[in-house]
RNA sequence: CCAAUGGUCAACUAGGGUUCCGGUCUGCCAACAGUGAAGGCAGACGCCUGGUCCGAGAGUUGACGACCUUUUCCAAGGUUACACGGCGGGACAAAAGCCCGGGAGGA
Numbered sequence: 001c002c003a004a005u006g007g008u009c010a011a012c013u014a015g016g017g018u019u020c021c022g023g024u025c026u027g028c029c030a031a032c033a034g035u036g037a038a039g040g041c042a043g044a045c046g047c048c049u050g051g052u053c054c055g056a057g058a059g060u061u062g063a064c065g066a067c068c069u070u071u072u073c074c075a076a077g078g079u080u081a082c083a084c085g086g087c088g089g090g091a092c093a094a095a096a097g098c099c100c101g102g103g104a105g106g107a
Stems, first nucleotide, its partner, number of pairs: 007064006015054002020051002022048001023045007032036001065080006082102001084105001088100003
């Protein structure tokens, strides 16, 4: 100076939006004599804490895998480090710490 490796899966969390559910608001309908409530329909709101949903390379945990040591075998123990980072694009209803991406770039 150049290059490579830096594993897989699952659950969860930070985070994320708004299909569905719920919530709030508005309008209409609404047995009944009235007030008006339960309820129904439609629209708006995710500047609604929620359920569902998405969800981390640089978050957590676990399992598997890989490597090392010990052991006749079974098996046991250990290691698996470090990690600044856009713009832009893509998916799903939509967005994101998702994916492109341990990419470009920087150190």
Molecule: Guanidine-I riboswitch aptamer
Organism: Marinobacter maroccanus